The prediction has a mean pLDDT of 84.
The RNA shown here (SAM riboswitch aptamer (S box leader)) has 117 nucleotides and comes from a Deltaproteobacteria bacterium.
Parts: sequence; structure tokens; C1' cells
RNA sequence: GCCUUAUCGAGAGCGGCGGAGGGACUGGCCCGACGAUGCCGCAGCAACCAUCCCCGCAAGGAGCUGGUGCUAACUCCUGCAAGAGCCUUCAUCGAGAGGGUUCUUGAAAGAUAAGGC
Repeated sequence: GCCUUAUCGAGAGCGGCGGAGGGACUGGCCCGACGAUGCCGCAGCAACCAUCCCCGCAAGGAGCUGGUGCUAACUCCUGCAAGAGCCUUCAUCGAGAGGGUUCUUGAAAGAUAAGGC
């Protein structure tokens, strides 16, 4: 770096360093000199793997310890598609087509873990 599987609406800060942008990207909307993002220390949250309990296995439970991870906002919202509601334009006997918006669902993308290449 790539592949596979699983999860992603909960939860969790105080110092130090540093000094301008940052929140992956798009468009929004937010955070930021009352010092953000990032790095370090300690702390905390969580429960993916190890570990322990239970079990034939799985599922489930634990949270001392170890390996990660995480500690603004639903993965902050959004992007692509399907469906539904409402509004609207055209046409109209009617059927229908287009646009806007809200919601639901599934993808895509992203993040993390485990296994593999």
C1' cells in the first nucleotide's frame, strides 16, 4: 500500500510544546490568538484483539493487565441511487414528464480493529 470481515447516533480532559489555520475530500456549516489542528506527558473513555468467566461452538459477560484506538459537533451535514410525503412548472378527458424540499433505506467515500497478501 492492497484485499476480506466487523463496527461507526453512546462515551471520555488537564497541563506542556508550538504558532495558523483546521474539521480526509466537494459544497455547506462549524472550531480557532479567550491559542485551534498537530506533537508530548499524565489522566480518562471504550471493549476490536490478547486475557479471564461461561459455552460443544457461537452468542453473552468482565474490565486488573497487555496490543491498538479514541477523548468538538450523528463518520458535524452532504455527495450516488431507490422509495415516500409536500410544493411547483408544462400538458391535460386523462395518463405523464421536469424542478425544489423533507424523510426513510441502501451504497460510495472515510475512520478503527483483526486476519491475510
Taxonomically the source falls in Myxococcia (Bacteria, Pseudomonadati, Myxococcota).